[in-house]
RNA sequence: CGCAGGGUAGAGCAGUUGGUAGCUCGUAAGGCUCAUAACCUUGAGGUCGCAGGUUCAAGUCCUGCCCCUGCAA
Numbered sequence: 001c002g003c004a005g006g007g008u009a010g011a012g013c014a015g016u017u018g019g020u021a022g023c024u025c026g027u028a029a030g031g032c033u034c035a036u037a038a039c040c041u042u043g044a045g046g047u048c049g050c051a052g053g054u055u056c057a058a059g060u061c062c063u064g065c066c067c068c069u070g071c072a073a
Stems, first nucleotide, its partner, number of pairs: 002071006010025004019056001027043005049065005
C1' cells in the first nucleotide's frame, strides 16, 4: 500500500425507510428500612472520531483524513 468490520453518555451496546438520540450497568438526589444491601421514583451526563458536501431536515447518504480490530501480501 490492498480488502473487510468498527469509532454513539463514565463502561458495554442499540439506533439498517434520513424525521424528538435511546437501553442496561454505573452515578446524584429522594423514598422504603432501626441501619446497610436489595427494591422503587426522579435527575444529571452526548460537539454521534475529525473536516467538508447533499437535503427543508444527516448518527444514518457522498468525499477526504485520523484511530482500533481482523484478513491477504